[in-house]
Molecule: SAM riboswitch aptamer (S box leader)
Organism: Pedobacter sp. BS3
């Protein structure tokens, strides 16, 4: 790295380090030397694996991952509907991308 299955409008931050971009791409907006981004350590949230309960289900959280600005930040590719209307709204579907899980 590939394929499949779920899920992605809820959750959940301090310190120290480094020091300059940073939020996938593209625009948009936004965060950033009051120190982002990433790294450590500590806490934290969630509950897919997992565990208990016979199981639809419920419940818990040791133990594997995973997260802790913004909805996946927001558009983005089809379809519908308001709109006089390219614009604007709003609603579906999808694609991308995360992440878990199994397979390979």
């Nucleotide at each position: 790295g590939a394929u499949u299955u779920a899920u992605a409008a809820a959750g959940a931050a301090g310190u120290g380090g480094c020091g300059a971009g940073a939020g996938a791409c593209a625009g948009g907006c936004u965060c950033a030397g009051c120190g982002a981004c990433c790294c450590a350590c500590u806490g934290g949230c969630a509950a897919c694996c997992c565990u208990g309960a016979a199981a639809a289900u419920c419940a818990g959280a040791a133990g594997g991952u995973g997260c802790c600005a913004a909805a996946u930040c927001c558009u983005g590719u089809c379809c519908c509907g308001g709109u006089a209307g390219u614009u604007c709204c709003g609603g579906g579907a999808a694609a991308c991308u995360a992440u878990a899980a199994a397979u390979u």